[in-house]
RNA sequence: GAAGGCAGGCAGGUGGCUGCUCGUGGCAUUCGCCGCGGGAGGAAAGUCCGGGCUGCUGUGAGGCAGGACUCCAGCUAACGGCUGGCCGGAGUGAUCCGAGGGCAAGUGCAACAGAGAGUAGACCGCCGAUGGAUCGCUUGCGAUCACAGGUAAGGGUGAAAGGGUGGGGUAAGAGCCCACCGGUGCCUCCGGCAACGGAGGCAGCCGGGUAAACCCAGUCCGCAGCAAGAAGCGCCAGGUACAAGCCUCACAUUUCGUGCGCUUCGCUCGAGGCCGCCGGCGACGGCGGUCCCAGAUAAAUAGCCAUCCAAUGACAGAACCCGGCUUAUCGCCUGCCUUCUUUU
Numbered sequence: 001g002a003a004g005g006c007a008g009g010c011a012g013g014u015g016g017c018u019g020c021u022c023g024u025g026g027c028a029u030u031c032g033c034c035g036c037g038g039g040a041g042g043a044a045a046g047u048c049c050g051g052g053c054u055g056c057u058g059u060g061a062g063g064c065a066g067g068a069c070u071c072c073a074g075c076u077a078a079c080g081g082c083u084g085g086c087c088g089g090a091g092u093g094a095u096c097c098g099a100g101g102g103c104a105a106g107u108g109c110a111a112c113a114g115a116g117a118g119u120a121g122a123c124c125g126c127c128g129a130u131g132g133a134u135c136g137c138u139u140g141c142g143a144u145c146a147c148a149g150g151u152a153a154g155g156g157u158g159a160a161a162g163g164g165u166g167g168g169g170u171a172a173g174a175g176c177c178c179a180c181c182g183g184u185g186c187c188u189c190c191g192g193c194a195a196c197g198g199a200g201g202c203a204g205c206c207g208g209g210u211a212a213a214c215c216c217a218g219u220c221c222g223c224a225g226c227a228a229g230a231a232g233c234g235c236c237a238g239g240u241a242c243a244a245g246c247c248u249c250a251c252a253u254u255u256c257g258u259g260c261g262c263u264u265c266g267c268u269c270g271a272g273g274c275c276g277c278c279g280g281c282g283a284c285g286g287c288g289g290u291c292c293c294a295g296a297u298a299a300a301u302a303g304c305c306a307u308c309c310a311a312u313g314a315c316a317g318a319a320c321c322c323g324g325c326u327u328a329u330c331g332c333c334u335g336c337c338u339u340c341u342u343u344u
Base pairs, nucleotide, nucleotide: 001340002339003338004337005336006335007334008333009332010331012308013307014306015305016304017303018302020039021038022037023036024035025034026033027032041315045326046325048324049323050322051321052320053225054224055223056222057252058251059250060249061248062247063246064245066221067220068219069218070217071085072084073083074082075081086100087098088097089096090095101216102215106214107213108210109209123155124154125151126150127149130148131147132145133144134143135142136141137140163181164180165179166178167177168176182206183205184203185202186201187200188199189198190197191196229265230264231263232262233261234260235259237258239256241254272291273290274289275288276287277286278285279284
């Protein structure tokens, strides 16, 4: 210098003018005015998970249905998330990817080709041990045929055809037998909390793929959602019970609740942000300091001008809150690492 990997940050800046919304102080009064302060995001999004909160009268237990997940250890309020590892795969490498239990419980599926796509399959080939046919004769043997039959070594089809190589064996063959290699299972020892890894031994056990196909096993989950829900005022009607997946059981408990309109609460101080120290490889945790940072309800967070940078500017707008995941995103910056090349 080039190419690449990982982690993190920014998301136009500054000034002026005119507006909107919330809080607060003052002046004023029923209508407001003035000052000060706050005012979208890394995803506010999809609503896919987890939790808080609220309701289903309360608590507890069980079943059915439904859903999610699936190597190990940890983190966390919790998780299906994250961190670290194991195993498998990709890459020269930094590093990245993996719905990573079970097709040896059962059922199903596989275009075309092919004889056969699964408790396999005889198309070509090979064989004639056995049965059969024909011929010969020494009458129980030989030869021929390849009809029955045997055979998965070889050929061929295919993405995939029931471990591989060699030898023995056989009529021809075949883990049929043996040696080695590979896989699987079991046993022992060593390392590791574990997943797992290493070494040794034993057993011919050799069982194709697909579970993001039904399904089986294990673990977890009650259901509904802020238009949840609570209170007040007003109006109208008017009855005697009420379950928010379905069902059952036990104990306890209430006597009132519904509809419409308006207002208030819920509503934003929170598993909160930032900084420092300590513990941990890390996710994260502990301690101390400091800060308050939108809260609307037709719904504010904007518009215009000037200027700077290469730039007109990317994706995009809170609606109960928080932790994640996923998706969208013009471009810019920082740090660490890898490979190649060049120079000293």
The prediction has a mean pLDDT of 75.
The RNA shown here (Bacterial RNase P class A) has 344 nucleotides and comes from a Campylobacteraceae bacterium.
It was read from a public genome assembly, where an Rfam model found it.